[in-house]
RNA sequence: GGCGGCGUAGCUCAGCGGUUAGAGCAGGGUCUUCAUAAGGCCAAGGUCGCUGGUUCAAUUCCAGCCGUCGCUA
Numbered sequence: 001g002g003c004g005g006c007g008u009a010g011c012u013c014a015g016c017g018g019u020u021a022g023a024g025c026a027g028g029g030u031c032u033u034c035a036u037a038a039g040g041c042c043a044a045g046g047u048c049g050c051u052g053g054u055u056c057a058a059u060u061c062c063a064g065c066c067g068u069c070g071c072u073a
Base pairs, nucleotide, nucleotide: 001072002071003070004069005068006067007066010025011024012023013022018056028042029041030040031039049065050064051063052062053061
């Protein structure tokens, strides 16, 4: 240089056109306990990498760019 995968919560990931974006773990509060651990319950936490395009509607499709991982010369 060429080709391809991935980018969504602090972390690991789901969701891949239909209008309230989710789970687990971590962190916070609370219940339970003499206390801790474990467990139950509650709430919080997101410019869905950026910019544009397609569409009635985009996290989802398309293009460019950025980042990251890999294959290849």

Predicted 3D model of a 73-nucleotide RNA (transfer RNA) from a Gemmataceae bacterium.
The sequence is in RNAcentral, with records from ENA.
Rfam family: tRNA. Rfam links the family to the GO term triplet codon-amino acid adaptor activity. Rfam's curators write: Transfer RNA (tRNA) molecules are approximately 80 nucleotides in length.